Annotation:
A computed fold for a 103-nucleotide RNA from a soil metagenome, annotated as SAM riboswitch aptamer (S box leader). Its Rfam family is "SAM riboswitch aptamer (S box leader)". From the family's description: The SAM riboswitch is found upstream of a number of genes which code for proteins involved in methionine or cysteine biosynthesis in Gram-positive bacteria. Its mean pLDDT, the model's own confidence on a scale to 100, is 78.
RNA sequence: AUCGAGAGGGGUGGAGGGAUAUGGCCCUGUGAAACCCCGGCAACCUCCCGCAAGGGAAAGGUGCCAAUUCCAUCAGGCUUCCAACUACAAAGGCCUGGGAGAU
Repeated sequence: AUCGAGAGGGGUGGAGGGAUAUGGCCCUGUGAAACCCCGGCAACCUCCCGCAAGGGAAAGGUGCCAAUUCCAUCAGGCUUCCAACUACAAAGGCCUGGGAGAU
């Protein structure tokens, strides 16, 4: 700095997995994790053009290839419902920021 985009087949394996905790939701014997092979995506390193902004390439290194980083968690704002004399709280929805994490 970016994280609402993108990209899967086979073999081995044999019950878990979605980072951690809790809750939710989901994937999975129509075969989880892990390992291997092949393929692909992206463009951080790299290379080319350019004063720069920016653009291009993809051989090599790295990363990635269910769901927004699957969602929530902390803070603030707006709003709805309920209730009511009024108001607060609780609950739901949306938005912004933070935290954590990944590259």